[in-house]
This is a predicted structure of a 75-nucleotide RNA (transfer RNA) from a Candidatus Brocadiia bacterium.
It matches the Rfam family "tRNA". Rfam classes the family as a transfer RNA. Rfam links the family to the GO term triplet codon-amino acid adaptor activity.

RNA sequence: GCCGGCGUAGCUCAACGGUAGAGCACGGCUUUCGUAAAGCCGGGGUUGUGGGUUCGAUUCCCACCGCCGGCCCCA
Numbered sequence: 001g002c003c004g005g006c007g008u009a010g011c012u013c014a015a016c017g018g019u020a021g022a023g024c025a026c027g028g029c030u031u032u033c034g035u036a037a038a039g040c041c042g043g044g045g046u047u048g049u050g051g052g053u054u055c056g057a058u059u060c061c062c063a064c065c066g067c068c069g070g071c072c073c074c075a
Base pairs, nucleotide, nucleotide: 001071002070003069004068005067006066007065010024011023012022013021018055026042027041028040029039030038048064049063050062051061052060
């Protein structure tokens, strides 16, 4: 330099055009003499950034940024 994949809650991941959810973690409550476990409830997101298409974009297109992998390079 070229090609491909990924980027969503604190972490691991869903949702693949119809307005974002699960598990764990976190907070509160129940239970216990107390802790743990278990159960119930709850908070938390400008979906990497900027544009474009669309009535509507996490999803499709373009550029850029970051991470990972592969290929090439050598006078």